[in-house]
RNA sequence: UCCGUCGAGGGGCGCUGCGACCGUGGAAAGCCACGGCCAGGCUCGACGCGAUCCCACUGCGACAACGGCGCCCGUUAAUG
Numbered sequence: 001u002c003c004g005u006c007g008a009g010g011g012g013c014g015c016u017g018c019g020a021c022c023g024u025g026g027a028a029a030g031c032c033a034c035g036g037c038c039a040g041g042c043u044c045g046a047c048g049c050g051a052u053c054c055c056a057c058u059g060c061g062a063c064a065a066c067g068g069c070g071c072c073c074g075u076u077a078a079u080g
Stems, first nucleotide, its partner, number of pairs: 001051002003048007010073006018041001021036006040066001
């Protein structure tokens, strides 16, 4: 760094449907079409008898920024 798991980023309802995934078809694994599903797929933290890479060791501190459209609730601040 990637992968996997868990947690967090206040909550609920509705709408659309890009990617991924599933199904069907097209000669055909690559590609395309149609249908289904679909708005935490992003970031942060923890974990790992996972992958890759790196190689002196040991500590301290910190906890954020975002997330299509519409509506509602909650929380906080300001004004009246």